[in-house]
RNA sequence: CGCUUAUAGAGAAAGAUGGAGGGACUGGACCCUGCGAAGUCUUAGCAACCUGUGCUUACAAGGUGCUACAUUCUACUUAAAACCGCUAGCCAUAAGGUUUUAAGACGGAUAAGCG
Numbered sequence: 001c002g003c004u005u006a007u008a009g010a011g012a013a014a015g016a017u018g019g020a021g022g023g024a025c026u027g028g029a030c031c032c033u034g035c036g037a038a039g040u041c042u043u044a045g046c047a048a049c050c051u052g053u054g055c056u057u058a059c060a061a062g063g064u065g066c067u068a069c070a071u072u073c074u075a076c077u078u079a080a081a082a083c084c085g086c087u088a089g090c091c092a093u094a095a096g097g098u099u100u101u102a103a104g105a106c107g108g109a110u111a112a113g114c115g
Base pairs, nucleotide, nucleotide: 001115002114003113004112005111006110007109013043014042015041016040017039021032022031023030026075027074028073029072044067045066046065049063050062051060052059053058071107076104077103078102079101080100081099082098083097084096
């Protein structure tokens, strides 16, 4: 780096250093940030994928991981609802557009396995 599988609205921050960006990428939105961003180091914590003990509702914490905001939200598909639009004498009824909600997908992240 590629493939496969699993997981995600939960949880958990201080100090030092650094000095202007950051929330993966692109567009849009919303945020964080000189009351100090990213990165790095130290300490602390969270969690429980692998691991160990038990042998099955558990415990531990060695290897990773993580510690603003839902994976920050959105974009693609499907469904439902409302509205616009169209038609209109009556009945039937689109195509299309906007918004909201729900589900799913894509992408990315992490772990484990394989190459």